[in-house]
Context: one part of a larger RNA
RNA sequence: ACGAACGCUGGCGGCGCGCUUACACAUGCAAGUCGAGCGAGAACCAGUCCUUCGGGACUGGGGAAAGCGGCGAACGGGUGAGUAUCACGUGGGUAAUCUGCCCUCGGCACCGGGAUAGCCCGGGGAAACCCGGAUUAAUACCGGAUAGCCUCUCGAGCCUUCGGGCUCGUCAGAAAAGGUGGCUUCGGCUUCCGGCUGAGGAUGAGUCCGCGUACCAUUAGCUAGUUGGUGGGGUAACGGCCUACCAAGGCUAAGAUGGUUAGCUGGUCUGAGAGGAUGAUCAGCCACACUGGAACUGAGAUACGGUCCAGACUCCUACGGGAGGCAGCACUGGGGAAUAUUGCGCAAUGGGCGAAAGCCGGACGCAGCAACGCCGCGUGAGUGAUGAAGGCCUUCGGGUCGUAAAGCUCUGUCGGAGGGAACGAAUGCUCUCGAGGUUAACAGCCUCGGGAAGUGACGGUACCCUCAAAGGAAGCACCGGCUAACUCUGUGCCAGCAGCCGCGGUAAUACAGAGGGUGCAAGCGUUGUUC
Numbered sequence: 001a002c003g004a005a006c007g008c009u010g011g012c013g014g015c016g017c018g019c020u021u022a023c024a025c026a027u028g029c030a031a032g033u034c035g036a037g038c039g040a041g042a043a044c045c046a047g048u049c050c051u052u053c054g055g056g057a058c059u060g061g062g063g064a065a066a067g068c069g070g071c072g073a074a075c076g077g078g079u080g081a082g083u084a085u086c087a088c089g090u091g092g093g094u095a096a097u098c099u100g101c102c103c104u105c106g107g108c109a110c111c112g113g114g115a116u117a118g119c120c121c122g123g124g125g126a127a128a129c130c131c132g133g134a135u136u137a138a139u140a141c142c143g144g145a146u147a148g149c150c151u152c153u154c155g156a157g158c159c160u161u162c163g164g165g166c167u168c169g170u171c172a173g174a175a176a177a178g179g180u181g182g183c184u185u186c187g188g189c190u191u192c193c194g195g196c197u198g199a200g201g202a203u204g205a206g207u208c209c210g211c212g213u214a215c216c217a218u219u220a221g222c223u224a225g226u227u228g229g230u231g232g233g234g235u236a237a238c239g240g241c242c243u244a245c246c247a248a249g250g251c252u253a254a255g256a257u258g259g260u261u262a263g264c265u266g267g268u269c270u271g272a273g274a275g276g277a278u279g280a281u282c283a284g285c286c287a288c289a290c291u292g293g294a295a296c297u298g299a300g301a302u303a304c305g306g307u308c309c310a311g312a313c314u315c316c317u318a319c320g321g322g323a324g325g326c327a328g329c330a331c332u333g334g335g336g337a338a339u340a341u342u343g344c345g346c347a348a349u350g351g352g353c354g355a356a357a358g359c360c361g362g363a364c365g366c367a368g369c370a371a372c373g374c375c376g377c378g379u380g381a382g383u384g385a386u387g388a389a390g391g392c393c394u395u396c397g398g399g400u401c402g403u404a405a406a407g408c409u410c411u412g413u414c415g416g417a418g419g420g421a422a423c424g425a426a427u428g429c430u431c432u433c434g435a436g437g438u439u440a441a442c443a444g445c446c447u448c449g450g451g452a453a454g455u456g457a458c459g460g461u462a463c464c465c466u467c468a469a470a471g472g473a474a475g476c477a478c479c480g481g482c483u484a485a486c487u488c489u490g491u492g493c494c495a496g497c498a499g500c501c502g503c504g505g506u507a508a509u510a511c512a513g514a515g516g517g518u519g520c521a522a523g524c525g526u527u528g529u530u531c
């Protein structure tokens, strides 16, 4: 010094912090959102009609559950198994690369088409689910035109770090004509949000290189895609990354190969420093998601709460077949010396979706439990000597506990009761006023500013005031030397103590108890580990 544990003890508050078996997990929640992309539309309400009086049909409103589509789900959260390695740290390269959403600038948005889910009908199955038929929409899908710019084929010029880059000419590739609001002479015009393409930026990522990065030589040789070349493939991209052929190389005592251990770092602890040890919480990077393997989608994954295959385990089954993955937050069993609530809220911060209102959010903000740690406060203050009683010691005179107590006079921190009562909240939305932009327009829409109304889980909490009341609040270890602190009684090498030296065999300051003392103090000791 500690993410500690154990023993005795325990008043309050603030801030932190809290599984060892990467063991198995009941249950709930942890990723949704958009109706301003699309079709359809249950319950319910109203009206009309029919009625076998049960109800049914149609129209209008209403909007649930589901579906197609878009974005997100690759973030956030967890864990440290694996990994001695370009994994990490640091410094560079990428003329060898990619980058959704975001920002800036330029150009464009023309003409068409066929499906499909859902709904309905029918069928199979215990279920999970599946099959067939009919029908329908889109910012879903497909074809054509346009080709400035871009990619690609060929040719020319300029520059070059000789790898390549830039400029000019020739052959093949896009779009949502969408949604919403306003005006309309119904032709259209227009706001905002989207769409396509190109250039640049920003952000993020890939990849390569120099240096650094544990122990064992009682591990001395290792290597055939191995080392290099050529052709080809593959990737966003270089490359034995893969493949065919050719050559025989490559690493190593400056430690290869093998084995053991281990996530790395900023940091943390210690120390005067040098150094040593360490890598909890917080932050950056990496790796993993029951075990092993694989790809799909996508800007991005080889994807914790996606898919497929195999395996182990658990569960359901009508035995034919299916379902699952807490190293997310709680919780349970087990293991262990040992580590918490199946809590509240989206009010704040940040995030996803949305034009927005908003919705979601076990991220997060809070609350609960534990002296686990650090810090602060209290357990009273003043006065009070015949030095009371009592305990202990005694040389029997006395000494000591000791101003300590009692008594008297006060105070009111914390705790208790009552009352008041926050900051964290400002955005956004709505209304209103003003300015600017867009536009044919004083509609509408967008931006900015002033005002009004309104939004708090924590929480009736912090804090403030009042009341009563010394009342409710001190222990633990030690006292032979090291090491601050001494006597009595008991015991008698016994019982016991002990970190080392060592105590105990009849006066033990070392065992046990008592009185007294010393040290810390809501803690004190012991054990473990590090310096």
Base pairs, nucleotide, nucleotide: 001529002528004527005526006525007524008523011377012376013375014374015373016372018369019335023333024332027330028329029328032071033070034069037068038067044061045060046059047058048057049056050055078288079287080286088212089211090210091209092208093207094206097205098204102201103200104199105198106197107196108195110144111143112142113141120133121132122131123130124129150173151172154169155168156167157166158165159164178193179192181190182189183188214260215259216258221251222250223249226248227247228246229245230244231243232242233241263285264284265283266282267278268277269276270275290311291310292309293308294307313324314323315322316321341367343366344365345364349363351360352359353358380410381409382408383407390401391400392399393398414472416467417466418465419464420463424458430452431451432450433449434448435447436446437445438444475520476519477518478517479516480501481500482499486515487514488513489512490511496503497502

This is a predicted structure of a 531-nucleotide part of an RNA (small-subunit ribosomal RNA, 5' domain) from an uncultured prokaryote. It matches the Rfam family "Bacterial small subunit ribosomal RNA". The coordinates come from a structure-prediction model, not an experiment, and the mean pLDDT is 82.